[in-house]
A computed fold for a 105-nucleotide RNA from Chryseolinea lacunae, annotated as SAM riboswitch aptamer (S box leader). Model confidence (mean pLDDT): 82 of 100. Rfam family: SAM riboswitch aptamer (S box leader). Its family is annotated with regulation of gene expression in the Gene Ontology.
RNA sequence: GAUUUAUAAAGAAGAGGGGAGAGAACAGGCUCUGUGAACCUCUAGCAACUUUCUGGAAAGAAUAAGUGCUACAUCCUGCCCGAAACCAAAAUGGGUAUAUAAAAC
Numbered sequence: 001g002a003u004u005u006a007u008a009a010a011g012a013a014g015a016g017g018g019g020a021g022a023g024a025a026c027a028g029g030c031u032c033u034g035u036g037a038a039c040c041u042c043u044a045g046c047a048a049c050u051u052u053c054u055g056g057a058a059a060g061a062a063u064a065a066g067u068g069c070u071a072c073a074u075c076c077u078g079c080c081c082g083a084a085a086c087c088a089a090a091a092u093g094g095g096u097a098u099a100u101a102a103a104a105c
Base pairs, nucleotide, nucleotide: 001105003103004102005101006100007099008098013043014042015041016040017039021032022031023030026078027077028076029075044070045069046068049066050065051062052061053060054059074097079095080094081093
C1' cells in the first nucleotide's frame, strides 16, 4: 500500500519547545487559532481492538504489554442510491469516502 471483518455512542490534557496555521484530501460554508495553529518531547489520562485473568460456554473482570485517542465533530454540503413512463427533486436515511484495530497478503 490494496483486501476482509469490526467499530466510529460515550470518554479523556497539562507542561516545555515551536511560531502560523488547523479541523483527512479538493471547493464552498462553519468553527478553532498570537489569550499561541500544525508539529516535536515529556508527563498524565481515556478507551478496551489485540492482550491477561475467571469461565464448559454465554459472559464478566483487569490494564502489565502492542496500538489508538484526549476542542466542537467522522462539523455540514458536494458524488451514488433513495428517484416510480419522461424531466426535475427537498428532508430523513443508506452507500461511497475517511479514521482506528485485527487478520491474512